[in-house]
Molecule: transfer RNA
Organism: Ladona fulva
Order: sequence, then C1' cells, then structure tokens
RNA sequence: UCCGGUAUCGUCUAGUGGUUAGGAUAUCCGGCUCUCACCAGGAAGGCCCGGGUUCGAUUCCCGGUACCGGAA
Repeated sequence: UCCGGUAUCGUCUAGUGGUUAGGAUAUCCGGCUCUCACCAGGAAGGCCCGGGUUCGAUUCCCGGUACCGGAA
C1' cells in the first nucleotide's frame, strides 16, 4: 500500500427492512436466611461514526474509524 472479515447494554453474545432489540453474566432493589452465600422475583443499562436508498434502516449501499486475518 492492497484484499477480506468484525463492530449490539460494563463484559460475552443472538437477531430481524415495520418488533417493546432478546439472552447470559456483572450492578442495584427489596424477598428468603440468625447472617452471608445459594435460590427465586424485579429494575436500570446497548445497535462504532457520517452520508445515501427506502414510506420506513440497527439490518441494504458508500465512505471513515478501530480491531483481527491475509498478500506484497
């Protein structure tokens, strides 16, 4: 320098053009317990950035950024 892939709650991860964006773990809240832990319940927390297509984009397209891999 070129090519390909990935980017979603704090962390790991699922997913789709119209949904309330789901799960696990962590955190918080009370419940249980003599207490802690476990357990069960509840809550808050997320689509990398900019543009385009579309009635509608987290999803499709283009560019950028970061990371991973490959070629030279």